[in-house]
RNA sequence: CGGGGUGUGGCGCAGUCCGGUAGCGCGCUUCAAUGGGGUUGAAGAGGCCCAGAGUUCAAAUCUCUGCACCCCGA
Numbered sequence: 001c002g003g004g005g006u007g008u009g010g011c012g013c014a015g016u017c018c019g020g021u022a023g024c025g026c027g028c029u030u031c032a033a034u035g036g037g038g039u040u041g042a043a044g045a046g047g048c049c050c051a052g053a054g055u056u057c058a059a060a061u062c063u064c065u066g067c068a069c070c071c072c073g074a
Base pairs, nucleotide, nucleotide: 001073002072003071004070005069006068007067010026011025012024013023020057028044029043030042031041032040033039050066051065052064053063054062
């Protein structure tokens, strides 16, 4: 320098292909069971999706630019 991939709650990921209410597991908070812990059950909080712009009635999803990380080539 060229090509490809990834970026979504604290952590790990799905959702993107085919635009239409942002979800799962773990973790966290509260309550109950127990003398307490572990554990189990119930309830709950927490993200507008890497940044900016564009298209659209509507964008995590499509288009463009940039940033970070990973892989391949030179």
A computed fold for a 74-nucleotide RNA from an Anaerolineales bacterium, annotated as transfer RNA. The prediction has a mean pLDDT of 81. It matches the Rfam family "tRNA". Rfam classes the family as a transfer RNA. Rfam's curators write: Transfer RNA (tRNA) molecules are approximately 80 nucleotides in length.